[in-house]
About this RNA
The RNA shown here (c-di-GMP-I riboswitch aptamer) has 86 nucleotides and comes from a Clostridia bacterium. The sequence was found by an Rfam model in a public genome assembly.
RNA sequence: AAGCGAUAAGGGCAAGCGUAUCGAAAGAUGCGGGCGCAAAGCUGCGGAUCUAAGGCCCAACGGGCUAAGAUGGCCGGGCUGCCGAA
Numbered sequence: 001a002a003g004c005g006a007u008a009a010g011g012g013c014a015a016g017c018g019u020a021u022c023g024a025a026a027g028a029u030g031c032g033g034g035c036g037c038a039a040a041g042c043u044g045c046g047g048a049u050c051u052a053a054g055g056c057c058c059a060a061c062g063g064g065c066u067a068a069g070a071u072g073g074c075c076g077g078g079c080u081g082c083c084g085a086a
Stems, first nucleotide, its partner, number of pairs: 004084002012037002017032006035073001041079003045076003048071003054066005
């Protein structure tokens, strides 16, 4: 240095759920909380998934399609990074 990751040390993050706010929704954020995480740090670049406001279409109280919305704690890729037993 690369690889690897321990019942190590010091720390870190925080799922569901509750609550408040924002949003058309998916979802996001704060607080509580803690399922888990060695990149659960950052990035929507590729795939996947979710939503469908707006738009388009349809003998239309409705339905279908659509991301410019969303998920980085779904999988790859890119960037960055703490510690050191085997």
Model confidence (mean pLDDT): 90 of 100.